[in-house]
RNA sequence: CAAGCGGGCCGGAUGGUCGCGCCCUUUUUAUAAGGGUGAGGAAAGUCCGGGCUCCACAGGGCAGGAUGCUGGGUAACGCCCAGGCGGGGUGACCCGACGGAAAGUGCCACAGAGAACAGACCGCCAGCGGACAAAACACACGUUUUGUUGCGGGCAAGGGUGAAACGGUGGGGUAAGAGCCCACCGCGCCUCCCGGCAACGGGGGCGGCACGGCAAACCCCAUCCGGAGCAAGGCCGAAUAGGAGCGGAGAGGUGACCCGCCUCGCUUAAACGCUCGGGUAGGCCGCACGAGGUAUCGGGUAACCGAUGUCCCAGAUAAAUGACCAUCCGUCUGGCAAAUACCAGGCGACAGAACCCGGCUUACAGGCCCGCUUGCCUG
RNA sequence: GGCGGCGUAGCUCAGGUGGCCAGAGCACGCGGUUCAUACCCGCGGAGUCGGGGGUUCGAAGCCCUCCGCCGCCACCA
Numbered sequence: 001c002a003a004g005c006g007g008g009c010c011g012g013a014u015g016g017u018c019g020c021g022c023c024c025u026u027u028u029u030a031u032a033a034g035g036g037u038g039a040g041g042a043a044a045g046u047c048c049g050g051g052c053u054c055c056a057c058a059g060g061g062c063a064g065g066a067u068g069c070u071g072g073g074u075a076a077c078g079c080c081c082a083g084g085c086g087g088g089g090u091g092a093c094c095c096g097a098c099g100g101a102a103a104g105u106g107c108c109a110c111a112g113a114g115a116a117c118a119g120a121c122c123g124c125c126a127g128c129g130g131a132c133a134a135a136a137c138a139c140a141c142g143u144u145u146u147g148u149u150g151c152g153g154g155c156a157a158g159g160g161u162g163a164a165a166c167g168g169u170g171g172g173g174u175a176a177g178a179g180c181c182c183a184c185c186g187c188g189c190c191u192c193c194c195g196g197c198a199a200c201g202g203g204g205g206c207g208g209c210a211c212g213g214c215a216a217a218c219c220c221c222a223u224c225c226g227g228a229g230c231a232a233g234g235c236c237g238a239a240u241a242g243g244a245g246c247g248g249a250g251a252g253g254u255g256a257c258c259c260g261c262c263u264c265g266c267u268u269a270a271a272c273g274c275u276c277g278g279g280u281a282g283g284c285c286g287c288a289c290g291a292g293g294u295a296u297c298g299g300g301u302a303a304c305c306g307a308u309g310u311c312c313c314a315g316a317u318a319a320a321u322g323a324c325c326a327u328c329c330g331u332c333u334g335g336c337a338a339a340u341a342c343c344a345g346g347c348g349a350c351a352g353a354a355c356c357c358g359g360c361u362u363a364c365a366g367g368c369c370c371g372c373u374u375g376c377c378u379g
Numbered sequence: 380g381g382c383g384g385c386g387u388a389g390c391u392c393a394g395g396u397g398g399c400c401a402g403a404g405c406a407c408g409c410g411g412u413u414c415a416u417a418c419c420c421g422c423g424g425a426g427u428c429g430g431g432g433g434u435u436c437g438a439a440g441c442c443c444u445c446c447g448c449c450g451c452c453a454c455c456a
Stems, first nucleotide, its partner, number of pairs: 001375010012328007020038007040350001044361002047359005052229004059263004064225005069083005084098001085096004099220002104218002106214003121159002123155003127151002130149008167185006186209001187207004192203004233285004243276005251268005278455003292311008329348007380452007389405004398436001407423005429445005
């Protein structure tokens, strides 16, 4: 210098004019004036996890759902950190739903000989029998050899099919072959040894191999899970018809999702549940101090945790947080053939709180910083 | 704001147990029938199975993610 990898951050700035929501002060109220404050890294999707609230503090079992290498972090998680193993990349580094297929059931289309207690199409091999052809010998009958073909066998190396063919490479061996035997690699087993908390790694011994794939098929194992959601829920006010029907004790209702079951409970004469009808479209609380932000120090490889100091940081309800102008910044185009300067014009993303947090995922113009890798050049 | 469901041809729907599987009816086009049209008969075209990714030899169906559409949920007596 070029190409790339990982992490973090910003995501227009300043001033003026007009306008909006909330809070405070002054004013007798409405109001007016002044001051303060006012979106995000994703506020989004609502995919997970929690706080909070209610259900009767929600017991047990089946069923159902979720997660799935190991250790740690956390309020919790399907998240994060560290490590292991597998895969990819020259590398920095990246990716992984990564428990169990010798508990059982099921599936493996088409092609192919054979698809899970496998199989023999071509092929290879020796044997037997007949026929035909060729060659050699022979006067001839015929004999021998080779080739083609047939029969019943041996084999599974090679070809071929397939996503997948019952270990791989090399050698020995054999009629031809084959873990048939041997070496190395792979695989499996072990109450073995060493390192590690563990996943696992290294070594040793045994076994010629017995065990194909699919669990994002059923399933098995381990762990976790009560449900609903701020339109939860509580208080006040206004208005209406404080109305109608259905539901009953060896039974009904209920334990707030649905389709269920058993058990264990609670409740039961209307003040309960369901259905229909009627009225309102209001206010306050919940609701803005919190698993909070930030600085320093300490512990930890890290995620994170602890101590001390410091800060207060949106709160609307049809829904405020905006518009315009000027200057500057970045970038693009043109004047301009090129660099700089100047001038003119355009552009500056994705998107917007609605009870609140921790994550994940998705969208995002452009820019900045830090660390690292590979290649080339120069000293 | 919260919760639930759906998406297959132009339209209405099957298929949801992975392969036999991408189908049916209406509509559309062509041919036949008829003097002509309709009816009727025959043939045919038309599909990113909402988009993308993954698992698998193989996905409309299984898993993840994104998009679009539809429905329900207020309070009082």
Annotation:
Predicted 3D model of RNase P RNA and transfer RNA as a complex of 456 nucleotides. Rfam match: Bacterial RNase P class A. Gene Ontology terms of the family: tRNA processing, ribonuclease P activity and dimeric ribonuclease P complex. By type it is a ribozyme. The coordinates come from a structure-prediction model, not an experiment, and the mean pLDDT is 79.